[in-house]
Context: one part of a larger RNA
């Protein structure tokens, strides 16, 4: 920029992908073989390697989450803290994100072959799969299974909405994230739960200050299923998502 207005839902020309290996066990110790030894067919069950999507489980991570320890500094002092030592160190760890973890996945068959195997049958009174005609036949080929796809310029299709009015829509700005370097997508934008804040909860951590009681003291009980808390779920207009600007002729016949 096209696709002769917009919004939403498809079709699918095409492309890309996957369509993979192993052992075991039943048939059957059959068949076949003097034995040794051992089947096709055909039916089951494990696992390997890939691959995709996802955090219930099981583990990592998790530097603005809990708690422990040590040295210093400061908060006059005790006692509680706070900076600073790689996140001082060390134990744990929500939620994300991830495997080593979980589910799933390579199935079903059609159709045309290849190599082979074949019917009928002549050139050649025989014989011949081939010359004319007709079957069978592979993990491959071309559909079936995914996924992207109308710049498929032959630029497709349904359905609503608009019809002269800056309408329909739609940038722009704000608020943010399941998106995402920025664009872009999406979910919101007072007829608002989008974010942040407040409540409450899952979830972590592990038993908080104070005071109080036991013991000379370190300490330890009790108060108390405490106390603290980032991402998770519920909610609640308390804060911010204000007014607005701009782009948008779609037709005759």
């Nucleotide at each position: 920029c096209g696709u002769u207005g917009a919004a939403a839902c498809u079709u699918g020309c095409g492309a890309a992908g996957u369509c993979u290996c192993u052992u075991c066990c039943c048939u059957a110790g059959u068949a076949c073989g003097a034995g040794a030894g051992g089947a096709c067919c055909g039916g089951g069950a494990a696992g390997g390697a890939c691959g995709a999507a996802c955090c219930u489980c099981u583990u990592g991570u998790g530097u603005a989450c809990c708690g422990g320890c040590u040295a210093u500094u400061c908060c006059a002092c005790c006692a509680g803290g706070u900076g600073u030592a790689g996140c001082g160190c060390c134990g744990g760890g929500u939620a994300g994100c991830g495997a080593c973890g979980u589910u799933c996945g390579g199935u079903u068959u059609a159709g045309a072959u290849a190599a082979a195997c074949g019917c009928u049958g002549a050139a050649a009174g025989c014989a011949u799969c081939u010359a004319a005609g007709c079957g069978u036949g592979a993990a491959g080929c071309u559909g079936u299974c995914u996924u992207c796809a109308a710049g498929a310029u032959c630029a497709g299709g349904u359905u609503u909405c608009g019809u002269u009015a800056u309408c329909a829509g739609g940038c722009u700005c704000c608020u943010g994230g399941g998106a995402g370097a920025u664009a872009a997508c999406c979910a919101g934008g007072u007829u608002a739960a989008u974010a942040g804040g407040c409540g409450g909860u899952a979830g972590g951590u592990c038993g908080a200050a104070g005071c109080g009681c036991a013991g000379c003291a370190a300490u330890g009980c009790g108060u108390g299923u405490a106390g603290c808390c980032g991402a998770g779920c519920c909610g609640u207009c308390c804060u911010a998502c204000g007014u607005g600007u701009c782009c948008g002729a779609g037709u005759g016949c």
Large-subunit ribosomal RNA, domain VI from a Candidatus Uhrbacteria bacterium, 253 nucleotides, folded computationally. Model confidence (mean pLDDT): 82 of 100. The full RNA is in RNAcentral, with records from ENA. NCBI's taxonomy places the organism under Bacteria, Bacteria candidate phyla, Candidatus Uhriibacteriota.